About this RNA:
The RNA shown here (transfer RNA) has 74 nucleotides and comes from a Verrucomicrobiota bacterium. Its Rfam family is "tRNA". The family's RNA type in Rfam is transfer RNA. The sequence was found in a public genome assembly. Model confidence (mean pLDDT): 80 of 100.
[in-house]
RNA sequence: GGACGAUUAGCUCAGUUGGCUAGAGCGCUUCCUUGACAUGGAAGAGGUCACAGGUUCAAGUCCUGUAUCGUCCA
Numbered sequence: 001g002g003a004c005g006a007u008u009a010g011c012u013c014a015g016u017u018g019g020c021u022a023g024a025g026c027g028c029u030u031c032c033u034u035g036a037c038a039u040g041g042a043a044g045a046g047g048u049c050a051c052a053g054g055u056u057c058a059a060g061u062c063c064u065g066u067a068u069c070g071u072c073c074a
Base pairs, nucleotide, nucleotide: 001073002072003071004070005069006068007067010026011025012024013023019057028044029043030042031041032040050066051065052064053063054062
């Protein structure tokens, strides 16, 4: 330098054919349970969907560029 893939909650990851308010597990907060802790139960907070632009009535999803990471080729 080139090809391909990835980027969504604090972490690990889903998200169908573009469709109404974006989800799960773990973690975190509060309460219950316990003499106390753990376990268990209930409720809750937490997201500019990497960034910028485009297409569309509508974009996490499609298109373009940029950035970062990974694999391969040279």